RNAcentral holds the full RNA, with entries from ENA. The part of an RNA shown here (large-subunit ribosomal RNA, domain II) has 712 nucleotides and comes from an archaeon.
Context: one part of a larger RNA
RNA sequence: ACCAGGGAGUGUGCUUAAGUGGCGAGAGUAAGAAUCAACGAUUCGUACUCGAAGGGAAACCAAUAGUCCGCAAGCAAUGAGGGACAAGGUGUGAAAGCGCCUUUAGUCAUUUGAGUACUACCCGAAACCGGGUGAUCUAUCCGUGGGCAAGGUGAAGCGAAGGUAAAACUUCGUGGAGGCCUGAAGAGGUUCUGUGGACAAGCGUUCUUCUGACCUGUGGAUAGGGGUGAAAAGCCAAUCGAACCCGGUAAUAGCUGGUUCCUGCCGAAGUUGGCUUCAGUCAAGUCUCCGACGAGAUUGUAAAGGUUGUAAAGCUACGGAUUUGAAAUUAAGGGGAAGAAAUUCCUCGGUUUCUUGUCCAACUCAAAAUGCCUUUACAUUGUAGACUCGGGGAUACGGCGGUAUGCGGUAAGCGCGUAUCGCGAGAGGGGAACAACCCAGACCAUAGUUAAGGUCCCAAAAUACUGAUUAAGUGUUAAAGGGUGAAGAGUGUAUAUUAGCAAAUACAGAUAGGAGGUAGGCUCAGAAGCAGCCAUCCUUUAAAGAAAGCGUAACAGCUCACUAUUCUAGCUAAUAUGUCUCGAAAAUGGACGGGACUAAAUCAGUUACCGAUACUAUGGACAUCAUAAAUGAUUGUGGUAGGCAGGUGUUCUGCUUGAGAAAAAUUUUUUCCGUAAGGAGAAGUGAAUCGAGUAGAAAUAAGAAUCCUGGU
Numbered sequence: 001a002c003c004a005g006g007g008a009g010u011g012u013g014c015u016u017a018a019g020u021g022g023c024g025a026g027a028g029u030a031a032g033a034a035u036c037a038a039c040g041a042u043u044c045g046u047a048c049u050c051g052a053a054g055g056g057a058a059a060c061c062a063a064u065a066g067u068c069c070g071c072a073a074g075c076a077a078u079g080a081g082g083g084a085c086a087a088g089g090u091g092u093g094a095a096a097g098c099g100c101c102u103u104u105a106g107u108c109a110u111u112u113g114a115g116u117a118c119u120a121c122c123c124g125a126a127a128c129c130g131g132g133u134g135a136u137c138u139a140u141c142c143g144u145g146g147g148c149a150a151g152g153u154g155a156a157g158c159g160a161a162g163g164u165a166a167a168a169c170u171u172c173g174u175g176g177a178g179g180c181c182u183g184a185a186g187a188g189g190u191u192c193u194g195u196g197g198a199c200a201a202g203c204g205u206u207c208u209u210c211u212g213a214c215c216u217g218u219g220g221a222u223a224g225g226g227g228u229g230a231a232a233a234g235c236c237a238a239u240c241g242a243a244c245c246c247g248g249u250a251a252u253a254g255c256u257g258g259u260u261c262c263u264g265c266c267g268a269a270g271u272u273g274g275c276u277u278c279a280g281u282c283a284a285g286u287c288u289c290c291g292a293c294g295a296g297a298u299u300g301u302a303a304a305g306g307u308u309g310u311a312a313a314g315c316u317a318c319g320g321a322u323u324u325g326a327a328a329u330u331a332a333g334g335g336g337a338a339g340a341a342a343u344u345c346c347u348c349g350g351u352u353u354c355u356u357g358u359c360c361a362a363c364u365c366a367a368a369a370u371g372c373c374u375u376u377a378c379a380u381u382g383u384a385g386a387c388u389c390g391g392g393g394a395u396a397c398g399g400c401g402g403u404a405u406g407c408g409g410u411a412a413g414c415g416c417g418u419a420u421c422g423c424g425a426g427a428g429g430g431g432a433a434c435a436a437c438c439c440a441g442a443c444c445a446u447a448g449u450u451a452a453g454g455u456c457c458c459a460a461a462a463u464a465c466u467g468a469u470u471a472a473g474u475g476u477u478a479a480a481g482g483g484u485g486a487a488g489a490g491u492g493u494a495u496a497u498u499a500g501c502a503a504a505u506a507c508a509g510a511u512a513g514g515a516g517g518u519a520g521g522c523u524c525a526g527a528a529g530c531a532g533c534c535a536u537c538c539u540u541u542a543a544a545g546a547a548a549g550c551g552u553a554a555c556a557g558c559u560c561a562c563u564a565u566u567c568u569a570g571c572u573a574a575u576a577u578g579u580c581u582c583g584a585a586a587a588u589g590g591a592c593g594g595g596a597c598u599a600a601a602u603c604a605g606u607u608a609c610c611g612a613u614a615c616u617a618u619g620g621a622c623a624u625c626a627u628a629a630a631u632g633a634u635u636g637u638g639g640u641a642g643g644c645a646g647g648u649g650u651u652c653u654g655c656u657u658g659a660g661a662a663a664a665a666u667u668u669u670u671u672c673c674g675u676a677a678g679g680a681g682a683a684g685u686g687a688a689u690c691g692a693g694u695a696g697a698a699a700u701a702a703g704a705a706u707c708c709u710g711g712u
Base pairs, nucleotide, nucleotide: 001712002711003710004709005708006707011118012117013116014115015114016113017112018111019110020109021108022107023106026050027049028048032044033043034042035041036040054061055060064086066085067084068083069082073078087102088101089100090099091098092097121258122257124255128248129247130246131245132244133243139222140221141220142219143218144217145216146215147214148212150182151181152180153178157174158173159172160171161170162169186209187208188207192204194203195202224240226236227235228234261647262646263645264644265643266642271284272283273282274281275280287393288392289391290390291389292388296381297380298379300378301377302376303375304374305373306372307371313364314363319360320359321358325354326353327352328351329350330349333348334347335346336345337344338343399423400422401421402420403419404418405417406416407415408414428439429438430437443620444619445618446617447616448615449614453610454609455608456595457594458593462607464606465605466604467603468602469601475597488582489581490580492579493578494577495576496575497574498573499572500571501570509566510565511564512563513562515539516538517537520534521533522532545560548559549558550557621637622636623635624633625632626631648701650698651697652696653695654694655693656692657691658690659689667684668683669682670681671680672679673678
C1' cells in the first nucleotide's frame, strides 16, 4: 500500500410538542396483594398525580344566560367555531386608571421529534488523586576484598669536602618525596561533524587520565513532592522539570479527526443584542414543517400631492478661516524725527466703507438627482387560501468578490461602511489555464436555432467582402522620470486646414560672378570685412554686407548673404488629428495559449457561418392543484448547512403460506425490470437448507477516523 472482517445518535427517568387509541368534567393507578391452565395474564389496591378558579406577600375575597360583525352552509332568516365591544373576579389606588384572570377539556397509554440527568454519537490528551512495586541500571554513603608493566624527574633528610670564631652558605654524593612527567593494563569518550545504525549509542582513527578527590568485585543503606546529586533540573531498571504498576476512569476536552442505503419537496446564515465574550453559547432575524383565520397582498410602472438639507454650489445670508488694493476715521498702543517743554509730524497698527482672490464633517441665503410617505390607475399575485397569527424542528452567528459611492491610510490581493449583483451553496459555453469577468440558472432523451465569443493550422466555423492606416513583428505589460489653465523627443508616415513662393521659372542642385573708394576711422607690435570700440556711407552694377562663418602673427586663402545662366514643376512654413519610432534596464531559455502571420495587425462598414445543459420542437418522468374516476391545467423540478416526506436492504420473532437431492443457500458470467436504494431470471459452481405476505423487535447498511485485527 491493497484485500477481508470489525468499527460511531443507544438505554432509563422526567419535561415538552405532534400523530394514533381509550375514557371524559373527569382521567390514571403506584407499591403491594390474590387467583389461574403460571418465565405470562386476570382481578383487586383510590394512597397519590394532573385537570375542573382565579387574584393577592398575606389576611382574605371570589368569576360571562349581554350586544354587534361574520367563514363554511343556506332561498332567506339565521349562522357551530372565529372576531370586536361590553361585562365580571381579584390586587393596588382617594379616584381615574393599570396588572393578572374569566364565556369549560382534560387525562392515561403508545409512537415519533426535541430538551434534560446520567459515559450519552465514536476515538483522542497533557494532567490530578489513592494504594502498592522498584537502588540487579545509575547517584551518594557504609562493611569487606582485589588491582595499577616499564621508564623519566630527583623534594626533605643524611654523609663527605670546601667555608665560618661558630653558624649560615657552596659543591659533590646518597636518598627516593609528589592529587609530578612519558606510557601499557585499567578508566574515559575530544576529533574525523569518519563509518555503521544490526529490535534502541557499535566499530576505527585521533585524544584525556593512569599512586589517586584513582579503578574495581561482593554484601548492605537511602523511595516518588521522596531519595541521591564536586549542580547538568543530572540520576533513581532503554521511563524523570516529579519513576513504574493498578485503581478513581469510559476523568474532562467550547479543540482536531471520523460518523455506513435511495429518491422526492423546500432551502439558509456569516447580521443585531447579552455573556471573563471574540475557536463558544443564548435571544432575535433568516430556513423548514404543521395548524388556525378567511380577503386581500405589494419587491414593479405611471400620475398627483407631501417630506428632506446630502451632492454640487455659495458666502455683501449667518458662524469660523483667509488674499490684494484704496479711502475715511482714530490717536488707546509700538517705533522714529523735531522741540526746553507743551505739542507737532512720519510710520506700523486699530475701526469702518468700497474693491479683489479663496475655504469648511461639527457654516448654509438658496438647493438637486435619488429616497421615503399618502392616494389613484395599471401590472403581478390570492378562496386551488395569499397577507397575518400560533406551535414543533433547525442550521448559522470566520465570510469573500465585481460595480457605484463614502471614511481611514503614502499605499496594499489593506482596514471600516452603504446599495446592488454574484461566489459561498451554481453545473454548462467563453476568457490559453483561472470561486465570484462576459453569456447563461442544469428533470430525462432526441433534433434544431442562437448568446457571449469566434471562423489560417493545432480546433467547430470566412485564407469572406468594401474603404483606409501601420513596416514597428507595432500588433503585450508597465516602472523610474516629466507634466498637470501650457510642455518629453522625432524632415517616420497619412489626412485636413491656414499662410507664402512659383511658367515674369519657384525649391534643391550645377556653372559663373560675389567688385571699386578702402587696409573705413580708432586702437594696436600688428588689427587689412572677420581681438575690441565708433560709424556703417558712396560708386560701378544683373548682383555683391565697411561683411554671416572658417582661416592668418598680420596679410593671403575658402565659403555665405546677394545676382545671372542652366534645369523644369511644384516648393516652403505652421497648426490639428490618426498611426508609428525613441524614451524602455534583472537575474535558468521564453512566450501573442503555441505554430506562425505583413494580415491571420489596427480603424470604419457589410453579409454568411460556427458556437451552451440558454431558446424552440417532439416524447417521457415527477411535484402542485382540480376531479368520483378517466383525464386535464398552469406553474414548476441547480443546490451546501438544515427542515419535511416516502421508500430499499440486513438479522431475529409471531401468524398465514410456500420452495428444496428432479439440487437450497453460496459463488462466477450474463439478460431483463425499477428514477434509485434494489428486484427477478438464465447458464455454470455447490451439496442442505431457503423464502414470500403481514405484524413486530433491532448490537441494521462502511471508503476514509496518522481507525482495530488478520492476510498478501

The coordinates come from a structure-prediction model, not an experiment, and the mean pLDDT is 81. Its Rfam family is "Archaeal large subunit ribosomal RNA".